[in-house]
Molecule: c-di-GMP-I riboswitch aptamer
Organism: soil metagenome
RNA sequence: GCAAAACCGCCGAAAGGCGGUGACGCAGAGCUACGGGGCUACGGCGGAUUCGUCCGCUACGCUCGCCGGGCCGCCA
Numbered sequence: 001g002c003a004a005a006a007c008c009g010c011c012g013a014a015a016g017g018c019g020g021u022g023a024c025g026c027a028g029a030g031c032u033a034c035g036g037g038g039c040u041a042c043g044g045c046g047g048a049u050u051c052g053u054c055c056g057c058u059a060c061g062c063u064c065g066c067c068g069g070g071c072c073g074c075c076a
Base pairs, nucleotide, nucleotide: 001026002025006021007020008019009018010017011016024065030071031070032069034068035067036066037063038062039061043058044057045056046055047054048053
């Protein structure tokens, strides 16, 4: 210097994000979804259906505080 969980408010279909409170941690907990991993499934596809809906698959969504790569970097 940053700020996990939790709580409150807002956004979002969700995952999740942003702000406030708050500190579990972090010596790159700065930036970047490029590779792998993880999360979600509005929509799409398939199936079932008592036609209400339910189930499976799927990232184009998210995660850099999961790992690796890339970029930039203050003081002692």